[in-house]
RNA sequence: UGGGGAGUGGAGCAGUUGGCUAGCUCGGUUGCCUCAUAAGCAACAGGUCGAAGGUUCAAGUCCUUUCUCCCCUA
Numbered sequence: 001u002g003g004g005g006a007g008u009g010g011a012g013c014a015g016u017u018g019g020c021u022a023g024c025u026c027g028g029u030u031g032c033c034u035c036a037u038a039a040g041c042a043a044c045a046g047g048u049c050g051a052a053g054g055u056u057c058a059a060g061u062c063c064u065u066u067c068u069c070c071c072c073u074a
Stems, first nucleotide, its partner, number of pairs: 002072006010026004019057001028044005050066005
């Protein structure tokens, strides 16, 4: 300098021909259970999808710009 990949609750990920209320596991809180802790069971909270704009009736998903990180290249 050019090319490729990634960015989604606290952590790790899914969401794949655009379609209804954005899910899964772990973690957190509360309750149940237990003499107690862990385990187990149930419920709850927490995200508007890196940022901005555009297309569309409708965007995490498509387009443009931009930021951060990783890899390759010079």
The RNA shown here (transfer RNA) has 74 nucleotides and comes from a Candidatus Pacearchaeota archaeon. It matches the Rfam family "tRNA". The sequence is in RNAcentral, with records from ENA.